[in-house]
RNA sequence: GCUCUCAUAGCUCAGGCGGUAGAGCACUCCCUUGGUAAGGGAGAGGUCCCCGGUUCAAUUCCGGGUGUGAGCACCA
Numbered sequence: 001g002c003u004c005u006c007a008u009a010g011c012u013c014a015g016g017c018g019g020u021a022g023a024g025c026a027c028u029c030c031c032u033u034g035g036u037a038a039g040g041g042a043g044a045g046g047u048c049c050c051c052g053g054u055u056c057a058a059u060u061c062c063g064g065g066u067g068u069g070a071g072c073a074c075c076a
Stems, first nucleotide, its partner, number of pairs: 001072004006067002010025004019056001027043005049065005
């Protein structure tokens, strides 16, 4: 340098025929207990990496960029 994968909640990860997004763990409150743990209920938490395009509407489609991982090639 070229090709490909990935980027979504604090962490690990799902998801979508384009119509404002979820799980587990963690966190907060409540129930339960003599008190914890476990269990049950409720809640908070998101620019879906960035910029642009298409569209009535983009997290989803298209182009570019950035970062991450892998493969290949070149120079020394």
The RNA shown here (transfer RNA) has 76 nucleotides and comes from a Gammaproteobacteria bacterium. The sequence was found in a public genome assembly. The source organism's lineage runs through Bacteria, Pseudomonadati, Pseudomonadota and Gammaproteobacteria. It matches the Rfam family "tRNA". Its family is annotated with triplet codon-amino acid adaptor activity in the Gene Ontology.